[in-house]
Molecule: transfer RNA
Organism: Candidatus Gastranaerophilales bacterium
RNA sequence: GCCGGUGUAGCUCAAUGGCAGAGCAACGGUUUUGUAAACCGUAGGUUGUAGGUUCAACUCCUAUCACCGGCU
Numbered sequence: 001g002c003c004g005g006u007g008u009a010g011c012u013c014a015a016u017g018g019c020a021g022a023g024c025a026a027c028g029g030u031u032u033u034g035u036a037a038a039c040c041g042u043a044g045g046u047u048g049u050a051g052g053u054u055c056a057a058c059u060c061c062u063a064u065c066a067c068c069g070g071c072u
Base pairs, nucleotide, nucleotide: 001071002070003069004068005067006066007065010024011023012022013021018055026042027041028040029039030038048064049063050062051061052060
């Protein structure tokens, strides 16, 4: 230098154009003499960034950034 992959909640990951979710973690509650566990609930998101297509984009297109891999 060329090609490809990944980027979504604090962490690990879903969501194949139509309401952004789960597990763990955090917080509150029930239970217990107390802790843990269990159960119920709550909060937490510029979907890496910037544009484009579309009635509608995490999803499709372009550029770019970070990381990983391959080729040279």